The RNA shown here (transfer RNA) has 73 nucleotides and comes from an uncultured bacterium. It was read from a public genome assembly. It matches the Rfam family "tRNA". Its family is annotated with triplet codon-amino acid adaptor activity in the Gene Ontology. The prediction has a mean pLDDT of 81.

RNA sequence: GGGCGAUUAGCUCAGUUGGUAGAGCAACUCUUUUACACAGAGAAGGUCACAGGUUCGAGUCCUGUAUCGCCCA
Numbered sequence: 001g002g003g004c005g006a007u008u009a010g011c012u013c014a015g016u017u018g019g020u021a022g023a024g025c026a027a028c029u030c031u032u033u034u035a036c037a038c039a040g041a042g043a044a045g046g047u048c049a050c051a052g053g054u055u056c057g058a059g060u061c062c063u064g065u066a067u068c069g070c071c072c073a
Stems, first nucleotide, its partner, number of pairs: 001072007010025004019056001028042004049065005
């Protein structure tokens, strides 16, 4: 220098042909217990890496940038 992949909640990851952003764990509250743990219930938590474009509508499609990983030279 070139190619490919990844980036979504605090962490690990889903997200179908573009149509309400989710799960598990963690943390918080409540119930249960003399108390703790376990168990059950509830609520909260998101600039979908960043910028732009296409579209009635973008996590998803297109372009560029950044970071990380792999391969080639």